[in-house]
RNA sequence: UGCUCAUCCAGAGGGACUGAGGGAAACGGCCCGUUGAAGUCCCGGCAACCCUCCCCGUUCGGCGUCUCGAUCCGAGGCUUCCGGCGGCGGAACGGUGCCAAAUCCGUCCUGUACCGAGAGCCGGUGCGGGGAAGAUGAGGA
Numbered sequence: 001u002g003c004u005c006a007u008c009c010a011g012a013g014g015g016a017c018u019g020a021g022g023g024a025a026a027c028g029g030c031c032c033g034u035u036g037a038a039g040u041c042c043c044g045g046c047a048a049c050c051c052u053c054c055c056c057g058u059u060c061g062g063c064g065u066c067u068c069g070a071u072c073c074g075a076g077g078c079u080u081c082c083g084g085c086g087g088c089g090g091a092a093c094g095g096u097g098c099c100a101a102a103u104c105c106g107u108c109c110u111g112u113a114c115c116g117a118g119a120g121c122c123g124g125u126g127c128g129g130g131g132a133a134g135a136u137g138a139g140g141a
Stems, first nucleotide, its partner, number of pairs: 001141001003139006013043005021032003026107004044099003049095002052091003055087004060083003064078006103133001108130009
């Protein structure tokens, strides 16, 4: 850099330095910001994607074992064990990530309600669904 999959309405901020912008990009909206933006550093926290461990369930598989019938074998049961799968389960040392607002909202397609002389087309507004783009993780190239 591009590919696949999952998630994106929850959650979590103080200090130091610095000094004017910031909310990915373009446009529009709406916000944040000299009561200090962005950035860097320190400390703290959130979360549970990966790693590790634990708990529970399981009509699943295996090891083991028992019973019954037996010709190679078959049927059924048990199980402290191992694995698979599942759970708004639990812990949080480690690898990441994150700590204003839904990914702040819209842009493309679409459903619906209302409005526009308004049945249709079209446009606007509100609410919803799906994309696109983006972010993060895991995997692989």
This is a predicted structure of a 141-nucleotide RNA (SAM riboswitch aptamer (S box leader)) from Kribbella catacumbae DSM 19601. The sequence was found by an Rfam model in a public genome assembly. The model forms 97% of the base pairs in the Rfam consensus.